Predicted 3D model of a 71-nucleotide RNA (transfer RNA) from a bacterium. RNAcentral holds the sequence, with entries from ENA. Rfam family: tRNA. The family's RNA type in Rfam is transfer RNA.
[in-house]
RNA sequence: GGGCCCAUGGUCCAGUGGUAAGACGCCACAUUCGCAUUGUGGAAACGGCAGUUCGAGUCUGCCUGGGUCCA
Numbered sequence: 001g002g003g004c005c006c007a008u009g010g011u012c013c014a015g016u017g018g019u020a021a022g023a024c025g026c027c028a029c030a031u032u033c034g035c036a037u038u039g040u041g042g043a044a045a046c047g048g049c050a051g052u053u054c055g056a057g058u059c060u061g062c063c064u065g066g067g068u069c070c071a
Stems, first nucleotide, its partner, number of pairs: 001070007010024003018054001026042005047063005
């Protein structure tokens, strides 16, 4: 320098064009003498900039970061 893959709550991970799911963690409440456990509820995320589209986490381009292969 070039090819390919990846980027989603604090962490892990699903979502193949139409309301962003789940687990762990966190907070509140209930339970307990207290803690833990358990139950219920809640807050919390689409790497950035453009393009396509009525509509983009999803498709396209570029950039950034990571991985991998080639030189």